[in-house]
Context: one part of a larger RNA
RNA sequence: UGACGGGGACCCGCACAAGCGGUGGAGCAUGUGGUUUAAUUCGAAGCAACGCGAAGAACCUUACCUGGUCUUGACAUCCCGGUGGCAAGUGAGCAAUGUCACUGUUCCUUCGGGACACCGGAGACAGGUGGUGCAUGGUUGUCGUCAGCUCGUGUCGUGAGAUGUUGGGUUAAGUCCCGCAACGAGCGCAACCCCUAUUUCCAGUAGUCAGCAUUCAGGAUGGGCACUCUGGGGAGACUGCCCGGGAUAACCGGGAGGAAGGCGGGGAUGACGUCAAAUCAUCAUGCCCCUUAUGACCAGGGCUACACACGUGCUACAAUGGCGUAAACAAAGGGAGGCAAAGCGGUGACGCCAGGCAAAUCCCAAAAAUAACGUCCCAGUUCGGAUUGCAGCCUGCAACCCGGCUGCAUGAAGCUGGAAUCGCUAGUAAUCGCGGAUCAGAAUGCCGCGGUGAAUACGUUCCCGGGUCUUGCACA
Numbered sequence: 001u002g003a004c005g006g007g008g009a010c011c012c013g014c015a016c017a018a019g020c021g022g023u024g025g026a027g028c029a030u031g032u033g034g035u036u037u038a039a040u041u042c043g044a045a046g047c048a049a050c051g052c053g054a055a056g057a058a059c060c061u062u063a064c065c066u067g068g069u070c071u072u073g074a075c076a077u078c079c080c081g082g083u084g085g086c087a088a089g090u091g092a093g094c095a096a097u098g099u100c101a102c103u104g105u106u107c108c109u110u111c112g113g114g115a116c117a118c119c120g121g122a123g124a125c126a127g128g129u130g131g132u133g134c135a136u137g138g139u140u141g142u143c144g145u146c147a148g149c150u151c152g153u154g155u156c157g158u159g160a161g162a163u164g165u166u167g168g169g170u171u172a173a174g175u176c177c178c179g180c181a182a183c184g185a186g187c188g189c190a191a192c193c194c195c196u197a198u199u200u201c202c203a204g205u206a207g208u209c210a211g212c213a214u215u216c217a218g219g220a221u222g223g224g225c226a227c228u229c230u231g232g233g234g235a236g237a238c239u240g241c242c243c244g245g246g247a248u249a250a251c252c253g254g255g256a257g258g259a260a261g262g263c264g265g266g267g268a269u270g271a272c273g274u275c276a277a278a279u280c281a282u283c284a285u286g287c288c289c290c291u292u293a294u295g296a297c298c299a300g301g302g303c304u305a306c307a308c309a310c311g312u313g314c315u316a317c318a319a320u321g322g323c324g325u326a327a328a329c330a331a332a333g334g335g336a337g338g339c340a341a342a343g344c345g346g347u348g349a350c351g352c353c354a355g356g357c358a359a360a361u362c363c364c365a366a367a368a369a370u371a372a373c374g375u376c377c378c379a380g381u382u383c384g385g386a387u388u389g390c391a392g393c394c395u396g397c398a399a400c401c402c403g404g405c406u407g408c409a410u411g412a413a414g415c416u417g418g419a420a421u422c423g424c425u426a427g428u429a430a431u432c433g434c435g436g437a438u439c440a441g442a443a444u445g446c447c448g449c450g451g452u453g454a455a456u457a458c459g460u461u462c463c464c465g466g467g468u469c470u471u472g473c474a475c476a
């Protein structure tokens, strides 16, 4: 000087408390451990591994296993010889690749050859998701969006170092003010960036009968940009104004005006560093290792196993509910090998046919909770839907291992969950649907979108984490 303390003082955070809803009990989904297996590929391991890499394992993916094949190789550069092709097609054979046979047939040219491709040969080499993340780069997590981390000059100290950065106030903040042997500066904070909340100007192939005309139903048409909206430019919020407190400061409390008030709300943005944190399997890379195999190809299997244990979720246990009937209101997205209307067939998944749309124009598209009416009457039920049987639909070369969906039948556990434990402070929690990426098909996951919409916070004694000052000294 740091680190540490079941030392002290001050302060902060959904840290506790006050509340609301969960997990832990059930069934299922998914990840992990374990076990099993020929193989169940590999990695991730307290917080910060476990719906994680994986934005999607039937083949492929795929790295694993079994079996069958190849050896200058599936891929790159170079040399020699031969052929004129290559591509494509046909046949034989096989589980399939490898293998064999046949058809087929270039361009330039100074006719020597060259370009390109294939075949054969020789080796240099290729190749490795093999090892080491404790040899590394790059990237990432975490403390933590916490308020800190440092430097120059000066001063003090023999020195390590100190000072500045401490003190009095204040702030979300090392934010600002005052003081001070310090004076300045840098990386962080804040602001500059994006979205959102109000308004104005400009522009109108979505919107409107607002006012006019046409019109059978539709902004369908003429016409018009007033409104909504869209998307570009401005304005607006700065403690600017008033009162009080404070040291006349910084700042704090209240008020006015205002769409918005004291950082308006949200996002992006992550200092010096810590954890020999994670990743050699994104990629790159040193060294080591394999080289007729630890490389390459193919078929089938496996990654989907199942006495069990844990994490994360979904659905429930019901009446603030279930079911039926007939009505209403979104936002944000996607669409050409695509989205598909209307019509017809089917109880349905879906099928047939086929308008429109590269989309403010057409389509996906029905929003659902909600409201109205009816029914059920507290039951393992008209709750709950697991499991199973049968019959089907779709994608795809192919749904046995191992996909999704539909109809009929079946109708399990479950009556609110022990110890313990998690999230959340406002358009939040809770609840309700909708969309997208990946994707042939395959979400209860992930990423977004809007609808309905709470309760509580006395306070900082205690638990956890963090910051500043100070104190002690088993530590470095």
Stems, first nucleotide, its partner, number of pairs: 001476002004472002007470007015460002019424005026315008034306002042053002064301007073125001077124002079121006088103005106115003127290002130288003136284002138279003141275001143273001148187006154163003167178003193267004198235007207225001212222003238261001241255005317417001321376005327370001333364003338357002343352003383414001388409007430452007